[in-house]
C1' cells in the first nucleotide's frame, strides 16, 4: 500500500424468573439531558427524565374470607442462549 474481517449502542426468537390484571407498563406525543465499536466527530435509532392525549382479558380452583394456587392476557421487565447489527477517517486481526 492492496484484499478480506471482528467488535458498539440495540433489534428480534426461545427459555426461566418476576410485575400488572384494583392498569401500572407498552405504544403515541411536547421539551429537556445522556450514552452510544479501541480514537475524535456524526446520522438513523438507543436510554432516560418531562408534557398531553388514548388505552386493555379475563377464567377457574381452594379456602380459616383473607389469602394462595392454576391456565391465560399485557405491543409487560429482568437474566441467560441464539441469530442480526457503523457510513466515511484512523486504529485493531488476518493476508499479499
Nucleotide at each position: 500500500c492492496g484484499c478480506a474481517g471482528a467488535g458498539u449502542a440495540g433489534a428480534c426468537a426461545g427459555u426461566a424468573u418476576g410485575c400488572g390484571u384494583u392498569a401500572a407498563g407498552u405504544g403515541c406525543u411536547u421539551c429537556g439531558g445522556g450514552a452510544u465499536g479501541g480514537g475524535a466527530a456524526g446520522u438513523c435509532g438507543c436510554c432516560c427524565g418531562u408534557u398531553g392525549a388514548c388505552g386493555a382479558a379475563a377464567g377457574g380452583a381452594u379456602c380459616u374470607c383473607g389469602g394462595u394456587c392454576c391456565u391465560g392476557c399485557g405491543g409487560u421487565a429482568u437474566a441467560c442462549u441464539g441469530u442480526c447489527g457503523c457510513g466515511g477517517c484512523c486504529g485493531c486481526u488476518g493476508u499479499g